[in-house]
RNA sequence: UCAUGAAAAAGGCAAACCCGCCGCGAGGCGGGGACGCAAAACUACGGGCCUCCGGAAACAGAGGCAGCCGAGUCGCCGCG
Numbered sequence: 001u002c003a004u005g006a007a008a009a010a011g012g013c014a015a016a017c018c019c020g021c022c023g024c025g026a027g028g029c030g031g032g033g034a035c036g037c038a039a040a041a042c043u044a045c046g047g048g049c050c051u052c053c054g055g056a057a058a059c060a061g062a063g064g065c066a067g068c069c070g071a072g073u074c075g076c077c078g079c080g
Stems, first nucleotide, its partner, number of pairs: 002080001004078002012037002017032006035067001041073003045070003048065005054059001
């Protein structure tokens, strides 16, 4: 550097649900909690889904989701 994740170690993250706060909402942040995760780290770039608003509709505008898929960036341990 490339490929890989069977077993393991050191650690890490944290779904549902509950509480508080913020947001019209999707949802976010903090605390509790663990279903899971080797990228469940970061970036809304392509697709997708969701919300609000306009529209008869097609669709447009504004947002959200990285734990839906792809792409990019960075990265622990083992193994080849």
Predicted 3D model of an 80-nucleotide RNA (c-di-GMP-I riboswitch aptamer) from an uncultured Rubrobacteraceae bacterium. Rfam family: c-di-GMP-I riboswitch aptamer. About the family: GEMM was predicted in a large-scale screen for bacterial structured RNA regulatory elements. Gene Ontology term of the family: cyclic-di-GMP binding. Its mean pLDDT, the model's own confidence on a scale to 100, is 88. The sequence was found by an Rfam model in a public genome assembly.